[in-house]
């Protein structure tokens, strides 16, 4: 005085409002025909975005050579990398599958910052699901603390 290990604890958000109305009810003669319930799924809308990493950008503080200066921290991506969780194979380790971004501006540098337009979203159930009800008071990446302390 570090790493792993080990222990606590923490660790996911969302259909407002209207249309239609498969279907069902009652009531009429079992008819005409009328009323009434009815898709958070469908149609217009609404609205949500785990984890870690990358950052020019906001904020805050301090410095002083008062400058688009320096130094610190804090926050900063659903669609760039990966990682979880799902479902598959396996005794297990693991492995496999598994979605979504352009265009414009600054600028050396942008799918991330500004503006504008799109997109995506496991699996069971059910009138066809990101959002409802289950699996799930679960599980996980990981976050944060505490022990650990060799060279």
């Nucleotide at each position: 005085a570090a790493c792993a290990g080990c222990c606590u604890u923490c660790g996911g958000g969302g259909c407002a409002g209207g249309g239609u109305g498969a279907g069902g009810c009652c009531a009429g003669a079992c008819g005409a025909u009328g009323g009434c319930c009815a898709a958070u799924u469908c149609c217009c809308g609404a609205u949500c975005g785990g984890c870690g990493g990358u950052a020019g950008g906001a904020c805050g503080a301090g410095a002083c050579a008062u400058g688009c200066u320096c130094u610190c921290g804090u926050c900063g991506a659903g669609c760039c990398c990966g990682c979880g969780a799902a479902c598959c194979a396996g005794c297990a380790a693991u492995g496999g599958u598994a979605g979504a971004c352009c265009c414009g501006g600054u600028g050396c540098g942008a799918u991330g910052c500004c503006g504008g337009g799109g997109c995506c979203g496991a699996c069971g159930g059910u009138a066809c699901a990101g959002u409802c009800c289950g699996g799930a008071u679960g599980a996980a990446a990981g976050a944060a603390g505490g022990u650990g302390g060799a060279a």
Molecule: FMN riboswitch aptamer (RFN element)
Organism: Anaerolineae bacterium